A computed fold for a 74-nucleotide RNA from a Planctomycetota bacterium, annotated as transfer RNA.
[in-house]
RNA sequence: GCGGCCAUAGCUCAAUUGGAUAGAGCACGAGCCUACGAAGCUCGGGGUUGCAGGUUCGACUCCUGCUGGCCGCG
Numbered sequence: 001g002c003g004g005c006c007a008u009a010g011c012u013c014a015a016u017u018g019g020a021u022a023g024a025g026c027a028c029g030a031g032c033c034u035a036c037g038a039a040g041c042u043c044g045g046g047g048u049u050g051c052a053g054g055u056u057c058g059a060c061u062c063c064u065g066c067u068g069g070c071c072g073c074g
Stems, first nucleotide, its partner, number of pairs: 001073007010026004019057001028044005050066005
């Protein structure tokens, strides 16, 4: 330099050929329970879906560029 894959909550990951409100587990906060904790149960907060554009009635999803990571080729 060229090619491929990946980027979604603090962490690990979903999101059914573009379709309507972006979820789960763990973690975190509150309550219940307990002599106090842990465990368990219930509820809750937290996301400009890496960044910038484009297509579309509608984008996490498709297209382009950029950034970062991994792999391969030279």
Lineage of the source: Bacteria > Pseudomonadati > Planctomycetota. Rfam family: tRNA. The family's RNA type in Rfam is transfer RNA. Rfam describes the family as follows. Transfer RNA (tRNA) molecules are approximately 80 nucleotides in length. Its family is annotated with triplet codon-amino acid adaptor activity in the Gene Ontology.